Small-subunit ribosomal RNA, 5' domain from an uncultured bacterium, 528 nucleotides, folded computationally. The prediction has a mean pLDDT of 83. The full RNA is in RNAcentral, with records from ENA.

Context: one part of a larger RNA
Parts: sequence; C1' cells; structure tokens
RNA sequence: AACGAACGCUGGCGGCGCGUCUUAAGCAUGCAAGUCGGGCGGCAAGCCGUAGUAAUACGGCCUAGAGCGGCGGACUGGUGAGUAACGCGUGGGUGACCUACCCUGUGGUUGGGGAUAGCCGUUAGAAAUAGCGGGUAAUACCGGAUAAGUUCGCCGCGUUAUGGCGCGGCGAGGAAAGGGGCUUUGGCCCCGCCAUGGGAUGGGCCCGCGUCCCAUUAGCUUGUUGGGGGUGUAAAGGACCACCAAGGCGAUGAUGGGUAGCCGGCCUGAGAGGGUGAACGGCCACACUGGGACUGAGAUACGGCCCAGACUCCUACGGGAGGCAGCAGCUAAGAAUAUUCCGCAAUGGGCGAAAGCCUGACGGAGCGACGCCGCGUGGAUGAGGAAGGCCGAAAGGUUGUAAAAUCCUUUUGCCGGAGAAGAAUAAGGGGGGUAGGGAAUGACCUUUCGAUGACGUUAUCCGGUGAAUAAGCCCCGGCUAAUUACGUGCCAGCAGCCGCGGUAACACGUAAGGGGCGAGCGUUGUUC
Repeated sequence: AACGAACGCUGGCGGCGCGUCUUAAGCAUGCAAGUCGGGCGGCAAGCCGUAGUAAUACGGCCUAGAGCGGCGGACUGGUGAGUAACGCGUGGGUGACCUACCCUGUGGUUGGGGAUAGCCGUUAGAAAUAGCGGGUAAUACCGGAUAAGUUCGCCGCGUUAUGGCGCGGCGAGGAAAGGGGCUUUGGCCCCGCCAUGGGAUGGGCCCGCGUCCCAUUAGCUUGUUGGGGGUGUAAAGGACCACCAAGGCGAUGAUGGGUAGCCGGCCUGAGAGGGUGAACGGCCACACUGGGACUGAGAUACGGCCCAGACUCCUACGGGAGGCAGCAGCUAAGAAUAUUCCGCAAUGGGCGAAAGCCUGACGGAGCGACGCCGCGUGGAUGAGGAAGGCCGAAAGGUUGUAAAAUCCUUUUGCCGGAGAAGAAUAAGGGGGGUAGGGAAUGACCUUUCGAUGACGUUAUCCGGUGAAUAAGCCCCGGCUAAUUACGUGCCAGCAGCCGCGGUAACACGUAAGGGGCGAGCGUUGUUC
C1' cells in the first nucleotide's frame, strides 16, 4: 500500500460497486423453457336456437385443456469437484473436416399409398402407469417419376502443395409439403419445402513454443513404438482390429507422488520481479456418485432417457417418485456473507406472418459502513476571558471564542406541491419513390402520425418549518505526532520490538489536557 475480509467500539445521508472464500454437504415450498390454430384432426365448459312439462336430444357460435407435427429445450444461468493436459495462452495448419437458423446465387416444388395418437368402447392397478378392440388427419411416415447441379466409380486434360481447384466423357445413386392473402377464377403475391454453389457465424482435429513443487520418486512402456491392410468417424490418427517388425520415452528429469481449473487481468513495486486468478470478459470441466447410448445441424444433454449405487419421500406392501454447483429460501458447518421482493417498461433470447406468449437472463427495488467516492452534523460576531472541571508556590494558568448571547443560513431531515429522461417504435394509417404485373392484394427503400414505465410517493425544482435530525475511535516512554495529576505498589495490569510495574510510574487504571484520523477508528488475518 492492498483486501470478496472477520472481530471490538461507534454510526447521519447519497451515488456507484460488492456480498457462503467453509461442506462439489443435505434440501420443504414457489418460480427459473417454452411457443406456433397462418402445419393437422378434433373439441369440454359457456352462449344462442329447435323439440320436449322436464331430464335430455339435435343444430350453430366460441374457445380452454389435451394430442399428432414443427422450431427451441446444446443458448442463457450456476459452480470449480476433477484436470499438470494441446486443458489453457500465443502463433500456425486442415490438400483430413462439419455448420440448423441467417445473407446471396441457380434450378425445382410432379404423381400416389398405408398407418398412428387424439377420439370412442373396454381391461388391469391404491397410484405411477400399462394393455386390448374400433376408427381418423397432416408441413408426421413410405414407395414412384424427373435431376440443371451434386455424390460415388472409371477414363482423359490443365493447374497445383497429399483426398485442392477447373474442364470434358461414360455409368450408377439419391428430392420435395404445403399454408395464407388477393383475384377479372386465367393466375399473381407472401411465408414455407427440395437440390445445389458461395458467404457469414459457430465448432471439430493437428502442430511449434510457454505453463507449480518433490530425485528423501530413476528407470518407464506390450496397443507399448512403427509398418502396409482394414474398421470407424464429418474428418487425420493404434482411435480400434488382425498380421508383421522390435521398437518408443528418460538427468534438456521420463515414470511416480503432491498441489492446482487456465488466461485477459487484479494487488504490490521506480522497475525487474513477487503474489494472486473474487466481481467483469474469453476458454475448459462438471451437474447426487459411476457407466451408457438415443434424438438431433449441434449433447458434459444442469431443470431429457436407460442401468447400477448411496440417500430422501409416497404406498392399499404388489410397486412407485426425486436430484437447487438456476433465483429466492431452509438445515448444517463456520470468525463470516443478503429478499421465499417488483416487472417484462428497457436490452437480449426462444417461438410466431403478426398481435403476442414465455424469459429468477436482464432491468429494478430490499438488507449489510463490506469497499470506493461525495456531502452533512452549522456560519458570522462574541472577553466580565462567565460557570464548572483540571493544575497550582494560591499570584494565577488552562479548557477557551470554546460556551452563553446576538445576527444569519437551510445543505440535509420532515411536511406540502410541481415534475423530466430512460420510449426506440410495433400493429395500423398517411405521404414520396423503386421493380414487376393485365388488375388487386402484395414486395423493397424512405418519411410522418401512431399504444406501451417495474423502478416511482423517481431524479430534479418550488414553497413551508426550524440550528433544528446527526461524532466517534485510537493513541500520547523510544521507534512515532502528542503530558500532567491521582490511584496502584513486580500486585492489578500493558506490550508490534526495545521493554514498563517492587511507594514520587510521562509505559498499568482513571481524570484533565494534547495528538491523529473521522462516519468511521482500531485489532486480527493474508499478499507485496
């Protein structure tokens, strides 16, 4: 000097930050990932109508919930257990690769089929749930046609850096889905779908260099090291497999053990360096413990699945359910760390044509002097230097312009009133323009009008009120700024070091005075 601090005493306000460093211990409760009816069938309740005395039946409107299907649940958010490793950092390689949505270019969007949930009926079960029969739809599923380009095989040419790029020929393989709007009913437009080129973005893999301690760890290794061949993958590779060879690493520290997420940064320091890796940002790893695959463009799949284990819960004892290292909150542990708050108004994300819905991301508020910064606790005048305290040789000195008193001010507080900015635009409407079209809806560019505020009794401003609401902590032997008196008597005690205390203690305790810092001040811990 610094701190994610803690403890003691004290504590007025605001702004901006930060807040389980311990037990990757266990968790009650609520919320944290949904959305699309403009993909699909279908519809409870409700309302209306008809028939009927009524129960009810039928028809229409309207949607909820559920289901099939699509996209998203691989992002966001949390934690640091593991990891000494191409994990991270930095610089490269990929002629060895992938990339949903997005942008851009090209070419297509043809013709069929069979199912299955929901539904109806029914069975088993306490439940979770499971089964059987009937019947139904699709942008769900499966064949057929076509193939510019593409993939694979063969042949040839050019270029080049290995499986790169370009061109030509032959053969083989593989596509698709519809929905909405307008219409002069011919079509047109929009959102989609299929194939493919390029881009963008995000990743996979590989390599050079760097990355803690122990030699009281000296030898380690059999898929081990290499080969040609295969399997596997998006892709190189002993990654895996059979065969063949006998190699490979190591005092430039292999192997083993310990410790640890890495970095940008942060702290310190003149620097070199040392320490550190909270918050914020990047990367990695993990999601009760261990293992496994499925789906998918993409998976450590936190709030998916399966198996095993420990633990907790429900049970009709036959069987089932769960995973806060998400946000709050609880228990435990600990010196120690917050609200079971408000809102989607803004920013961002998912879905949707849109309206919109969802969003404990986020924006805010609450608690904590935990930190940094700012402000205040009044200002001026005021000597008979009042009273009181303390000292004193009793003259006086000091507290001390300090107080009182007088005159002001009102930051702040309290009361009342006014009151920004955060809101950009969306749907929709109007104006101008562009391209296309027979027309209309529409597409693109631009401009204008046009809802919406959690915070919030906001910030800020104005008025009223009244010095009113607001000072402590540590120290005073030397280091080290600041001294006297009394009490105590090696006691009680102090102490960072030197050291104080045994009857005159500037060092203990108290008082007065003084010094330092100040809403803080000290102590302890840790780093330089």